The RNA shown here (small-subunit ribosomal RNA) has 1488 nucleotides and comes from a Cyanobacteriota bacterium. The coordinates come from a structure-prediction model, not an experiment, and the mean pLDDT is 84. The sequence is in RNAcentral, with records from ENA. Lineage of the source: Bacteria > Bacillati > Cyanobacteriota. Rfam family: Bacterial small subunit ribosomal RNA.
RNA sequence: AACAUGGAGAGUUUGAUCCUGGCUCAGGAUGAACGCUGGCGGUAUGCUUAACACAUGCAAGUCGAACGGGAAGUAGCAAUACUUCUAGUGGCGGACGGGUGAGUAACGCGUGAGAACUUGCCUCUAGGACAGGGACAACAGUUGGAAACGACUGCUAAUACCUGAUGUGCGGAGACGUGAAAGAUUUAUCGCCUAGAGAGAGGCUCGCGUCUGAUUAGCUAGUUGGUGUGGUAAGAGCGCACCAAGGCGACGAUCAGUAACUGGUCUGAGAGGAUGAGCAGUCACACUGGAACUGAGACACGGUCCAGACUCCUACGGGAGGCAGCAGUGGGGAAUUUUCCGCAAUGGGCGAAAGCCUGACGGAGCAAUACCGCGUGAGGGAAGAAGGUCUGUGGAUUGUAAACCUCUUUUCUGAAGGAAGAUGAUGACGGUACUUCAGGAAUAAGCAUCGGCUAACUCCGUGCCAGCAGCCGCGGUAAUACGGAGGAUGCAAGCGUUAUCCGGAAUCAUUGGGCGUAAAGCGUCCGUAGGUGGUUGAGCAAGUCUAUUGUUAAAGAGUGGGGCUUAACUCCAUCAAGGCAGUAGAAACUGCACGACUAGAGAAUGGUAGGGGCAGAGGGAAUUCCCGGUGUAGCGGUGAAAUGCGUAGAGAUCGGGAAGAACACCAGUGGCGAAAGCGCUCUGCUGGACCUAUUCUGACACUGAGGGACGAAAGCUAGGGGAGCGAAAGGGAUUAGAUACCCCUGUAGUCCUAGCCGUAAACGAUGGAUACUAGGUGUUGUCAGCAUCGACCCUGACAGUGCCGGAGCUAACGCGUUAAGUAUCCCGCCUGGGGAGUACGCACGCAAGUGUGAAACUCAAAGGAAUUGACGGGGGCCCGCACAAGCGGUGGAGUAUGUGGUUUAAUUCGAUGCAACGCGAAGAACCUUACCUGGGCUUGACAUCUCUGGAAGACUUGCGAAAGUGAGUUGUGCCUUAGGGAACCAGAAGACAGGUGGUGCAUGGCUGUCGUCAGCUCGUGUCGUGAGAUGUUGGGUUAAGUCCCGCAACGAGCGCAACCCUCGUGCUUAGUUACCAGCAUUAAGUUGGGGACUCUAGGCAGACUGCCGGUGACAAACCGGAGGAAGGUGGGGAUGACGUCAAGUCAGCAUGCCCCUUACGUCCAGGGCUACACACGUACUACAAUGCUUAAGACAGAGAGCAGCCAACCUGCGAAGGGGAGCAAAUCUCACAAACUUAGGCACAGUUCAGAUUGCAGGCUGCAACUCGCCUGCAUGAAGGAGGAAUCGCUAGUAAUCGCAGGUCAGCAUACUGCGGUGAAUCCGUUCCCGGGCCUUGUACACACCGCCCGUCACACCAUGGGAGCUGGUCACGCCCGAAGUCGUUACCCCAACCGCAAGGAGGGGGAUGCCGAAGGUAGGACUGGUGACUGGGGUGAAGUCGUAACAAGGUAGCCGUACCGGAAGGUGUGGCUGGAUCACCUCCUUU
Repeated sequence: AACAUGGAGAGUUUGAUCCUGGCUCAGGAUGAACGCUGGCGGUAUGCUUAACACAUGCAAGUCGAACGGGAAGUAGCAAUACUUCUAGUGGCGGACGGGUGAGUAACGCGUGAGAACUUGCCUCUAGGACAGGGACAACAGUUGGAAACGACUGCUAAUACCUGAUGUGCGGAGACGUGAAAGAUUUAUCGCCUAGAGAGAGGCUCGCGUCUGAUUAGCUAGUUGGUGUGGUAAGAGCGCACCAAGGCGACGAUCAGUAACUGGUCUGAGAGGAUGAGCAGUCACACUGGAACUGAGACACGGUCCAGACUCCUACGGGAGGCAGCAGUGGGGAAUUUUCCGCAAUGGGCGAAAGCCUGACGGAGCAAUACCGCGUGAGGGAAGAAGGUCUGUGGAUUGUAAACCUCUUUUCUGAAGGAAGAUGAUGACGGUACUUCAGGAAUAAGCAUCGGCUAACUCCGUGCCAGCAGCCGCGGUAAUACGGAGGAUGCAAGCGUUAUCCGGAAUCAUUGGGCGUAAAGCGUCCGUAGGUGGUUGAGCAAGUCUAUUGUUAAAGAGUGGGGCUUAACUCCAUCAAGGCAGUAGAAACUGCACGACUAGAGAAUGGUAGGGGCAGAGGGAAUUCCCGGUGUAGCGGUGAAAUGCGUAGAGAUCGGGAAGAACACCAGUGGCGAAAGCGCUCUGCUGGACCUAUUCUGACACUGAGGGACGAAAGCUAGGGGAGCGAAAGGGAUUAGAUACCCCUGUAGUCCUAGCCGUAAACGAUGGAUACUAGGUGUUGUCAGCAUCGACCCUGACAGUGCCGGAGCUAACGCGUUAAGUAUCCCGCCUGGGGAGUACGCACGCAAGUGUGAAACUCAAAGGAAUUGACGGGGGCCCGCACAAGCGGUGGAGUAUGUGGUUUAAUUCGAUGCAACGCGAAGAACCUUACCUGGGCUUGACAUCUCUGGAAGACUUGCGAAAGUGAGUUGUGCCUUAGGGAACCAGAAGACAGGUGGUGCAUGGCUGUCGUCAGCUCGUGUCGUGAGAUGUUGGGUUAAGUCCCGCAACGAGCGCAACCCUCGUGCUUAGUUACCAGCAUUAAGUUGGGGACUCUAGGCAGACUGCCGGUGACAAACCGGAGGAAGGUGGGGAUGACGUCAAGUCAGCAUGCCCCUUACGUCCAGGGCUACACACGUACUACAAUGCUUAAGACAGAGAGCAGCCAACCUGCGAAGGGGAGCAAAUCUCACAAACUUAGGCACAGUUCAGAUUGCAGGCUGCAACUCGCCUGCAUGAAGGAGGAAUCGCUAGUAAUCGCAGGUCAGCAUACUGCGGUGAAUCCGUUCCCGGGCCUUGUACACACCGCCCGUCACACCAUGGGAGCUGGUCACGCCCGAAGUCGUUACCCCAACCGCAAGGAGGGGGAUGCCGAAGGUAGGACUGGUGACUGGGGUGAAGUCGUAACAAGGUAGCCGUACCGGAAGGUGUGGCUGGAUCACCUCCUUU
């Protein structure tokens, strides 16, 4: 000095963000319980459940100094005396102490006041205690009863009882009346009576405070008051009689539910919230209900009476009992102790005292139940031991941890001493605390967790199983999330879990929230109560403020000290704020009452605008119908149709008539109205608003719970009316269906009158009022200024109505003087989603229904705004053989080939929309080969290491299908430092090999695809709370994010382009194997020669919008032109951004993990991959005359070649064979290119087309052509006559067509990859289909439209509503009965004290009786549970069924109210909303 001292967040909605909002967690606490574990001490605490039932013991007695007696003992012969004990009479105490919390929402409790009271024991003061009397217990006797307990007769004492006297008291105005006492003994005290006072205690009254529900709104007859009377200790309807009609209640009565209250306790920064164990104060209760007696005090826990339930005893007649005292038992329960010790202390009762009693209390015991303290060792110790675990096998970790060395003894064990508590005696605790000595690291560590929140990580097992989980969520073969292990982290004799409370939660917000779109403004107005309220003067002092007094028990809490070794614990001192009450003061503010004012509000006079309302009258256009005329075959309707109407004359057209409904243009983000709403013209009645200038009233105002009025459409009742439209209904279409969208009809209804209903997206999703706070620009009404003769224009003010916008606000969107800004006042409403605006109840309604309005259960979200994507049967721009314009195909046939399917012992495996299917496979007879059958091998067919032997090898031969196995012969190599080594073969053992086994969803690598599309990003800056945006958008342009311009952006990267290859022109260099102009030569560029040409292959040049004109913006660029071989990327190729598809590939390779190991490895033979009712893809060949065939003739390019290409020549019809030259290639060969040209034939036919199929005969390759190759010749001569729906390629040297070559390969090509020859047509254009790019828009999608998602039905489970009823509980009330008992009555019975001679009286008792009266019975009722056949909806659940309603224009925009209809979502009618996309128009605004 002091009341000191004190406030943290996180996870979870999303692809991401901000917000709203719930759920969950971290903290503290407990009379706790449960699981695992457990050394010691101190201090506390310990039936929260059944106020359930209780065996047994104890818990209230004491006094012989009140009394008579009795018993025992002592002394004595005895009488008697003394001591001790005591049943009884009597006194005091059993109303305290102890227990419990059932009841009670109440003056019960808390707090503060008050007056009409009582008070034993205690203290003080004053006075007194006189004179008498009669009984009853005990006891004795008799007697009843099983017992409990009595009955009768007789005796007796008192401080028991009674009478009289006195009397300060009391009553009364007074007279007067009434009215006490007790003695005892140890002789000093105690006791007794009366009165007064005190202290403490108690009774009563009042103000204020004290839970929830209105789905409890009205309650009350002794009720409220008065008078009288009774009653009490005392006031009072406390009781009674009479009189009056009051009393309480939205400031919540009554009713229902729940509950003992408080000091305090827990939590919290606080305000609060929750709670009321222990300790302390009060109350209530004592088996349940009622009642009184006694007494100072009770309506009495261990007293009485009665009734009831239960238990026990019984001789059946009758009795006894009440642990919510301490222990203890049973029961209930998740759960709560010993039938202990002691009165030594403290306290209580009695007593004069000694003392007795005391389950109060003091202690001990049990329980880690809580708090506090201590310990389980300390120091050293690296070979970093062993073991465990992990491992990249190097190591790491457990870990200074252990061992080992040194030390200590708190604990522990043993021994000895040994308290305080006691102010005389007395110590249960207790041989306890404590002290000393000895011994020896000795006796002592667990529990939970380790994905994030949240400190702490690895291995194994498991495989959406088992399991975990507080929330989010883990687990489907590599789980830090399950189980185990190692390690780690946290706390520690405990640790976790569960339950409950507060906190966090500003998540009920007073402190301290909100309501446009997240939940939330009543549909609108009027108005009651209430709340709030303009300027000013003086007053009062209720609120307010200041000071002070009383009180707010103790304990507790705070602060400062003290005592236990410390702490917990305990003791001492001390403090406030706040509350309530009193007193004194202040007067600014609020209030009250008084006076005044005019700025709020209202009124009057004068104007103005108006689809404001109601009623009446009138009008024309259109529609339909009817009549008549003209007139003829269709009309109508649709995406297309049909139903329908029409030759009985429709539709069309003209004329006449009828009816009902609605009022074009004007018409306008213009007007009016509170909202709903209001639109032809005129008239009548009527409400409101605005403007101007004055006058008047003088706060009359604002809001508004309840209440009242109005209230679109639909709907209802009654009566009219009914043209058009049009739910329902019928028909026609569409469709898988179509209870719809479309069409043809059409009833209610729509209209009027009268009444009801009372709801809408009744919306500005924005309550009303007032004030303040930048502007700009339209428009409506009025007025003013300027100007004018006047009307405009222009300027200003007020009132409305729009747009834009600053500050500010907002989560953002947005709002922004018409606020969603800044403030004040009042009202309404919200508190996660669903269940549900449902159920029940109540009110209203004719009904439909409306208003009010839950819970169980269930989920961890639901939601708002904005962002990036994706998507749209949204929009704009642009591109692409995308369409269109063309050419040729595929789909039909036959064949080839691949795939599916089927088959099979096997038909190995993979690829499956584009982006699988002539794909892996650039070539399956064996091999390949992975498959099947059979036969073999087991360190293996292959690799490394160790040991032994041998060169290796070659040849012959038996068995066998071969693999293999057996026998024989031959052979001795290379290097050497002379030890041996290298390669190879055989054998042995084990480490290991091996796997085309699985997982491409564990992977690497590679590839496909969008797509050669023009995109994808970053740094810095800027904007935004943020995700993000900007840049990258815009205007042009391009093939292009190509370039230019503009711009809060400036730059940069990966892509584009270019650089690379090739083709096209030229130059130059070089000429062999290429070439040949001129010269020579030859059969021939054959040779000489040439270096000109072609060509070859090196280098270089060339093309860049460079030049010109135009367009464009003076740009970029585009168009045209010139020149040029080539012109705007010259053609082609290579080149593939960020990424997508868990795309493809474990069978090309590599590889993690799993699996097999005399087999899922390996060797061999044979078979299969080649199957064949069928379906599909890709090709080839055709269907013929632009053709076929025969003959002759011409012109390429690019390639390949030595186990090769193979010339000439010969044979063969041919395939081919023989033969042998050349060539490792600009030399030789393959190698005659074909289409083409010329000539002949064929004449439109299944052909001289087409060639399948089949037969015969051959050839080639190869160990081997049966399954299963290719080729040749002859013969055979199928389908096919141009291909349905559908579909593919191609924009120029392209399509089409023609052949050639190569790879693979022993052989096998209609496939693939290249090469050249001939060589077109068309492109108006971008409406449409497909794909893509950019911008924009909507979104309920984000696994991203192959998305999301709604409802019925079916099944299972869960909770719940209704329900004929059935069955409980609670409450009040009517009636009946009426115990005990008080009070009253009494004529019956009885009686000692007093009076009286007596009779009798006074008085008392009993009985009877009256009122009241508990329990009980009975009737109807209210409220609230349980259960219930059946039934209604709801929720949840896995992959069910039917559709597709919603989200995009969701394919008919959606939604709201209402009505009808339908399996269902839903559809339709009517009115409304935008929380509708898109296009167009109008108006307004912004910028220029």